[in-house]
A computed fold for a 136-nucleotide RNA from Sphaerisporangium album, annotated as c-di-AMP riboswitch aptamer (ydaO/yuaA leader). The model forms 92% of the base pairs in the Rfam consensus. It matches the Rfam family "c-di-AMP riboswitch aptamer (ydaO/yuaA leader)". Rfam describes the family as follows. This family represents a conserved RNA structure found upstream of the ydaO and yuaA genes in Bacillus subtilis and related genes in other bacteria. Taxonomically the source falls in Sphaerisporangium (Bacteria, Actinomycetota, Actinomycetes, Streptosporangiales).

RNA sequence: ACGGCCGGUACGCCUAAUCCCGGGUGCCCCGCCCGGGAGCCGGGGACCCAACGGUUCUUGGGGUGAAUCCACGUCGUGGUAGGGCUGCUCCGGCCCGAACCCGUCAGCUAACCCGGUCGGCGGAUGGAGAGGAGAG
Numbered sequence: 001a002c003g004g005c006c007g008g009u010a011c012g013c014c015u016a017a018u019c020c021c022g023g024g025u026g027c028c029c030c031g032c033c034c035g036g037g038a039g040c041c042g043g044g045g046a047c048c049c050a051a052c053g054g055u056u057c058u059u060g061g062g063g064u065g066a067a068u069c070c071a072c073g074u075c076g077u078g079g080u081a082g083g084g085c086u087g088c089u090c091c092g093g094c095c096c097g098a099a100c101c102c103g104u105c106a107g108c109u110a111a112c113c114c115g116g117u118c119g120g121c122g123g124a125u126g127g128a129g130a131g132g133a134g135a136g
């Protein structure tokens, strides 16, 4: 000097997952816990509309989410609807394409009712164009 690892503080990214107030904890702060609110997010829930012959069987049916579907082959590979990053657009480049929940039940849906506000990551300095902030 460079690189690796750990921790902290900022900054940035995925996601709805951020901000504020009060109380408690411990000597105080931070942190954590409880409660309330704002913002954001999700579910249930009329008329109308949609759907709707009956019976039996069966692997019922539904929701959050971008995460759906296909082929081959041995349990993995390749693709794909769709989604994310590169401040915006285009080109180029790099990625994801999961997981979980309800419990036999739910179309849409005003009023109304119920819930969530977690978690996980990163170290750039590609091209062109648009746009226009700040400072003086």
Base pairs, nucleotide, nucleotide: 011122012121013120014119018038019037020036021035022034023033024032025031039117040116041115042114043113044112049107060105061102062101063100064099069079070078071077072076082096083095084094085093086092088129089128090127091126